[in-house]
Molecule: transfer RNA
Organism: Vitreimonas sp.
RNA sequence: GCCUUCGUAGCUCACUUGGCAGAGCGCAUUCUUGGUAAGAAUGAGGUACCGGGUUCGAACCCCGGCGAAGGCU
Repeated sequence: GCCUUCGUAGCUCACUUGGCAGAGCGCAUUCUUGGUAAGAAUGAGGUACCGGGUUCGAACCCCGGCGAAGGCU
C1' cells in the first nucleotide's frame, strides 16, 4: 500500500427483504426477610463511531474519514 470483517446501553451482544432501538449481566427503587444472600416487580440508562448522499422514511443502502481485528505483498 491492497483486501476482508467489525464499530448499537456501563460490559457482552442481538436487531440486515429500509418503517416503534432491544436482550442478558450490571445499576436504582420497591416487595419479601429479624437481617443478608437468593427471588419478584418497576425504572433509569442510546446522537446506533464521525461527516455527507439516496429515500416520504436509514442502525440497515451508497461515498468519504477515524478506530479495532485478521490476511496479502